[in-house]
RNA sequence: CACAGACAAAGGCAAACCCAUCGCAAGGUGGGGACGCAAAGCAACCGGUCCCAGUGGGACAGCGGAGUUACCACC
Numbered sequence: 001c002a003c004a005g006a007c008a009a010a011g012g013c014a015a016a017c018c019c020a021u022c023g024c025a026a027g028g029u030g031g032g033g034a035c036g037c038a039a040a041g042c043a044a045c046c047g048g049u050c051c052c053a054g055u056g057g058g059a060c061a062g063c064g065g066a067g068u069u070a071c072c073a074c075c
Stems, first nucleotide, its partner, number of pairs: 005072001012037002017032006035062001041068002045065003048060005
């Protein structure tokens, strides 16, 4: 330096649900709240799922694959 996720350490994120708000909707944002997560950071390239006011447009990264960045690191 690379790999490596454990009877580690320091931390991080935040499902469902509730309140407010944006949106036709899927869903997003803020607060509360924790089901879980070793990338549950970023990103819409591929597949998939969902929505629509549909020759198309939108959403989901906590559905899978690939990409990229990152803390510490036992055997």
The RNA shown here (c-di-GMP-I riboswitch aptamer) has 75 nucleotides and comes from a Woeseiaceae bacterium.
Model confidence (mean pLDDT): 85 of 100.